Overview: Model confidence (mean pLDDT): 83 of 100. Predicted 3D model of a 1525-nucleotide RNA (small-subunit ribosomal RNA) from an uncultured prokaryote. The RNAcentral record of the sequence draws on ENA.
RNA sequence: AGAGUUUGAUCUAGGCUCAGAACGAACGCUAGCGGCAUGCCUAACACAUGCAAGUCGAACGCGAAAGGAGACUUCGGUCUCUGAGUAAAGUGGCGCACGGGUGAGUAACACGUGGAUAAUCUACCCGAUGAUCCGGGAUAACAUUUCGAAAGGGAUGCUCUAAUACCGGAUAAGCCCACGAUGUCUUCGGACAAUGUGGGAAAAGGUGGGGACCUUCGGGCCUACCGUCAUCGGAUGAGUCCGCGGCCCAUUAGCUAGUUGGUGGGGUAAUGGCCUACCAAGGCUUCGAUGGGUAGCUGGUCUGAGAGGAUGAUCAGCCACACUGGAACUGAGACACGGUCCAGACUCCUACGGGAGGCAGCAGUGGGGAAUUUUGCGCAAUGGGCGAAAGCCUGACGCAGCAAUGCCGCGUGAGUGAUGAAGGUUUUAGGAUCGUAAAGCUCUGUCAGUGGGGAAGAAACACUAUCGUCCGAUAAUAUCAGGCGGUACUGACGGUACCCACAAAGGAAGCACCGGCUAACUCCGUGCCAGCAGCCGCGGUAAUACGGAGGGUGCAAGCGUUGUUCGGAAUUAUUGGGCGUAAAGCGCGUGUAGGCGGUUGUUUAAGUCUGAUGUGAAAGCCCUGGGCUCAACCCGGGAAGUGCAUUUCGAACUACAGGUCUUGAGUGCGGGAGAGGGAGGUAGAAUUCCCGGUGUAGAGGUGAAAUUCGUAGAUAUCGGGAGGAAUACCGGUGGCGAAGGCGGCCUCCUGGACCGACACUGACGCUGAGACGCGAAAGCGUGGGGAGCAAACAGGAUUAGAUCCCCUGGUAGUCCACGCCGUAAACGAUGGGUACUAGAUGUCGCGGGUAUUGACCCCUGCGGUGUCGCAGCUAACGCAUUAAGUACCCCGCCUGGGGAGUACGGCCGCAAGGCUAAAACUCAAAGGAAUUGACGGGGGCCCGCACAAGCGGUGGAGCAUGUGGUUUAAUUCGACGCAACGCGAAGAACCUUACCUGGGCUUGACAUCCCGAUCGACCUUUUGGAAACAUUAGGGUCAGCUUGGCUGGAUCGGUGACAGGUGCUGCAUGGCUGUCGUCAGCUCGUGUCGUGAGAUGUUGGGUUAAGUCCCGCAACGAGCGCAACCCUUGUCCCUAGAGUGCCAUCAUUAAGUUGGGCACUCUAAGGAGACUGCCGGUGUUAAGCCGGAGGAAGGUGGGGACGACGUCAAGUCCUCAUGGCCCCUAUGUCCAGGGCUACACACGUGCUACAAUGGCCACUACAAAGGGCAGCGAACUCGCGAGGGGGAGCAAAUCCCAAAAAAGUGGUCUCAGUACGGAUAGGAGUCUGCAACUCGACUCCUUGAAGGCGGAAUCGCUAGUAAUCGCUGAUCAGCAGGCAGCGGUGAAUACGUUCCCGGGCCUUGUACACACCGCCCGUCACACCAUGGGAGUUGGUUGCUCCAGAAGUCGUUGAGCUAACCCGCAAGGGAGGCAGAUGCCCAAGGAGUGACUGAUGACUGGGGUGAAGUCGUAACAAGGUAACC
Repeated sequence: AGAGUUUGAUCUAGGCUCAGAACGAACGCUAGCGGCAUGCCUAACACAUGCAAGUCGAACGCGAAAGGAGACUUCGGUCUCUGAGUAAAGUGGCGCACGGGUGAGUAACACGUGGAUAAUCUACCCGAUGAUCCGGGAUAACAUUUCGAAAGGGAUGCUCUAAUACCGGAUAAGCCCACGAUGUCUUCGGACAAUGUGGGAAAAGGUGGGGACCUUCGGGCCUACCGUCAUCGGAUGAGUCCGCGGCCCAUUAGCUAGUUGGUGGGGUAAUGGCCUACCAAGGCUUCGAUGGGUAGCUGGUCUGAGAGGAUGAUCAGCCACACUGGAACUGAGACACGGUCCAGACUCCUACGGGAGGCAGCAGUGGGGAAUUUUGCGCAAUGGGCGAAAGCCUGACGCAGCAAUGCCGCGUGAGUGAUGAAGGUUUUAGGAUCGUAAAGCUCUGUCAGUGGGGAAGAAACACUAUCGUCCGAUAAUAUCAGGCGGUACUGACGGUACCCACAAAGGAAGCACCGGCUAACUCCGUGCCAGCAGCCGCGGUAAUACGGAGGGUGCAAGCGUUGUUCGGAAUUAUUGGGCGUAAAGCGCGUGUAGGCGGUUGUUUAAGUCUGAUGUGAAAGCCCUGGGCUCAACCCGGGAAGUGCAUUUCGAACUACAGGUCUUGAGUGCGGGAGAGGGAGGUAGAAUUCCCGGUGUAGAGGUGAAAUUCGUAGAUAUCGGGAGGAAUACCGGUGGCGAAGGCGGCCUCCUGGACCGACACUGACGCUGAGACGCGAAAGCGUGGGGAGCAAACAGGAUUAGAUCCCCUGGUAGUCCACGCCGUAAACGAUGGGUACUAGAUGUCGCGGGUAUUGACCCCUGCGGUGUCGCAGCUAACGCAUUAAGUACCCCGCCUGGGGAGUACGGCCGCAAGGCUAAAACUCAAAGGAAUUGACGGGGGCCCGCACAAGCGGUGGAGCAUGUGGUUUAAUUCGACGCAACGCGAAGAACCUUACCUGGGCUUGACAUCCCGAUCGACCUUUUGGAAACAUUAGGGUCAGCUUGGCUGGAUCGGUGACAGGUGCUGCAUGGCUGUCGUCAGCUCGUGUCGUGAGAUGUUGGGUUAAGUCCCGCAACGAGCGCAACCCUUGUCCCUAGAGUGCCAUCAUUAAGUUGGGCACUCUAAGGAGACUGCCGGUGUUAAGCCGGAGGAAGGUGGGGACGACGUCAAGUCCUCAUGGCCCCUAUGUCCAGGGCUACACACGUGCUACAAUGGCCACUACAAAGGGCAGCGAACUCGCGAGGGGGAGCAAAUCCCAAAAAAGUGGUCUCAGUACGGAUAGGAGUCUGCAACUCGACUCCUUGAAGGCGGAAUCGCUAGUAAUCGCUGAUCAGCAGGCAGCGGUGAAUACGUUCCCGGGCCUUGUACACACCGCCCGUCACACCAUGGGAGUUGGUUGCUCCAGAAGUCGUUGAGCUAACCCGCAAGGGAGGCAGAUGCCCAAGGAGUGACUGAUGACUGGGGUGAAGUCGUAACAAGGUAACC
């Protein structure tokens, strides 16, 4: 610090996801040790059991027992001493308000921070001062008795009884109250200090010691200490008040009657509506009151570069709470966790009458939960309570236990060791790898283990005892108290830490991952299954992504997963983002609050700057030093704590106050421009209607029609009239207005802008949350109006349908008046204002200058409105002085797509609806701009037998052949639009053959290796059998040599390696092939342009068959294609001529038959020739085109071979090769028979025809190119014929196949199902072959079907072509209507490129990129999910109004009761108090009525999601009616 993911690729915007750190964690796998920490985040759920707060005998009274010893004894027991002034309970004091727990409540002065208290209190502690006098009456314990199950009470006691318990009195330096007066300070309220007079309020004693004196022997008294009282001060702690700070929701906007203030009174430690009576009517709030939701706050913690964000476990500070709610008592302090009272819920006990309880203390239990420990030891330390102290208490605390929960440390060994062992994995079979890893050898000894040492450290105080010493009290050396020093005593942890020794490499490594992000790769299994997945995505037979294995990578006693937080995320943007098109500028204005604001002096000092002081607790973070062997951890010191408060200095800037100025803004004066607005009037053209005239059969409308109108007279035309609406031309990216918008002319009223020159005011300005106004069309209400147009509606067409598009009609509406609505793609998709930043060129309004007679033109200023363009900006497109540039000010708005501008709530509206505005759920995208393609029922240019013009076919018939389908035991397999279908197959009777049935074989029909036997192989032969095969007999007896024999070879038998497979996968492949297409294209290097994909070149202007060539050009060159080079054909030449040819020339023959010859033809080797070379025209002087000459041939002469980059996962595993998989007594192999030849039917390709341009008969001609020895086969001969016999010749320019046919000549047929046509069928034959039944071809005789030129549709062909005629060859024993070739005869037509099809180039649009056979929308049907409404039902919270009223404080009363004080001799009375009663307040509870919120609800609404459902085709191309609001 970034990365992955939208696309074919790119840039951008934007979301999602990942890598980091952290945790009180949990889960999975695994686990050696130690140190230090941490450990119910959930049910503030319920709790068994034990413990967690007591202590003091030096405040007080009382006071056991067991046990022991002794005595007595009636042997039952009794007494004494001890235990012991002990235990226990009680009175009293202090403590129990601390410590410990929890976070429910609380949005609050609760917390934090800083202040205030002149409005306060403070037990114990410290300092100071002064005191501690005299009396009194009770009561618990106890005893007796009684009620009760118990808990717990009650009564009696002539005297029960004590106190540091309680009460009265005295005294009063301080203190308090009242009045008077002085000083200081002050927030002006008062406070403090000193002071005069009057009044008021205290106390308790205990212990130690002690010479004299007294004594009841306790003591008094003295003294010391402790305690007590009063007052002042301190310290500590607490109460109260205030400024500021820290959560969400405005779909919570108004709240408030003790409410706000005052006065009097009450209350409190104290201020205060804290409470009460009266008076006034205030108080809070958009700087967010009130309401709702959530939450303990902080120091800190985690993260982050920081700013921030999240969090508030452990530790520390504060607060709140203690089963729930209420209340007070006691006390210095509580409205009290282990106190009281009441109410409620729950649990327990009960004798049913009544009682008891509160773990959010420490352990522990149940429950909840993913989840959190021992019912441990000890007060040794630290701290706390009580005590004079010893000491007691202390689940605070110190320790131990459990848990890898976290952090830190250590170990699981070290060195050497290559036959690179065995084994595993893999392999191209060679090897590679695990791997110096192991073994082996040499060492070491941490940890764990065993044994020993070790009270070393943590402890030093205090106290006690004792010794010494100093000091105080005292008459005192006793004695007491205090200080200092020495000695002794005390350890839960713990026989622990640590140290030593011993033996032994021995006991100690796992987890996750390995497609990319992200370090790490192979094999096997699986086969869209099982599964994985954080995102993208893997898996459908070769998965580095699933599962296993080997190997590797990372971390390591841990490793992964899950969850949460921050980060990355500049993805809420203060630092640090945006708004033309990606999400985002309110439709427009006026203007309130607010924010911001021109120039220049002065003042103040709020902001601001500077210094100082206080505070910012400790711990933590950081720095530094130290202690545990290190570290974690702990300790000391420092820094920091950006803050708050007080204060000093300053005055530049902002601000405040009061002045100045004129440039911002405005006013006045003079001008001209304008569809600016409102009202009234008026004009002409046109449509329609009405009336009349002329006139006659149509008109109208459309792609074409029809509905419609018209003989009752339309349309057309002329004249007259009515009525409504809109204003042609001018008219213009012209004008005006804030926007919406505004268009004949005239008049009236009225707003704004602009220009010019002066004068005036003096910052009066800009923006603008709320608010208010305006606001197209449509729509709504009331009343008019209604010509034309025209939703709805009707009819006619179109169509598969047509609720559309088109046509004929037609109502609301459109128009006017008044009132609503308040929205639009209300757009420049661009808020307003100010300033600055090159220009060029139009246009509108006003002005100036020059010039002119004048108008224009020209120069120039201001204001508006356009176009182009620099810098700059922008993702790009683009914007560019009218900014989207550079800056400032103010407002509005945005934060992934969908759900949704929807639901609910609220406000507005008559309604329609508008404004405001979510969530659940779901996806990993949704977008913007530009690029390359592809596509378009877009455009332009151009080509092709593409159309057109022609000729001949197919589609109809019969047959052949292939395919589909069907059938079958099998009808083997493949090929499927063009580019499968006379295709693989250049030839299925057996074979072929792969298929079926049946019979056999199993190292096999075939190859290599090994072993054994035999010497053959081969030929003939017997038997069984369908054959394969099994079997018999006979003949035959291999070759070479270093000759013992070996080697080679063959056959048979055997063993296992292996053979074999036309089995699967052409979507694992090679090779080959088809196709677009013989179309003219496809690319590269360098350069340039662009952020980039890419572009340029290759586009443009011409031209060509051609990216062919020329010109131009930020391109310059090059490659693969085109063309040419190759073959063939057309002309000529040369050479050669023993099989050809010719007689041309000579001789000869029946015949070039022969001699001779090579001139010609021909053959086959080499050359020539054609290049737009020449001429003319045209063109840009080019390329080229047109015409002509010459020439056998003329513009690539004809034909062929040759097929760019690529496309179709095109075809082929059955030609061949080949990976993987599968079969292996069968999916291999041999054999016989059958099948591939089936047949209702459908299609393709052909043949033959339908006839007279013909058929038949007879006769007569003319080819080319091929083939031939298991061959072609002549003559001759037989047969009607197929063919037979025959065998000459020929390995072929010699012989043969071989007859060419159409044609020509002559004859016949005469338009008919025929003398056309030949299918089908019967009979008889020929040939090939082992064999023609299934299933060959051919011949002869007979038979003589359909068919009379073929519907929709469709194919080929542009010249030696189509058409037509025959010939040959491959395959092949035989079989050709197919295929591949050959020649003969030999046409027609092309105006042209509008249309159909295919293609090329340029351009345009695109939501397509699997690329239009694309994409994609909505209803319906089905399943699931979340959600709204819903008659309601049922909970929770809460407001208001009532009822009720426990306990309790306070008030009133108090006839009952009453020790202390007063009066009284007494009786008694009084004061005071208590019980009781009662009033106010008030918790739970009850009733009624609202609000908010949750769950649920028949039914219902839409939404989302879901490989292959239905209906259509809306959108994307002009998407087939441009789309959209």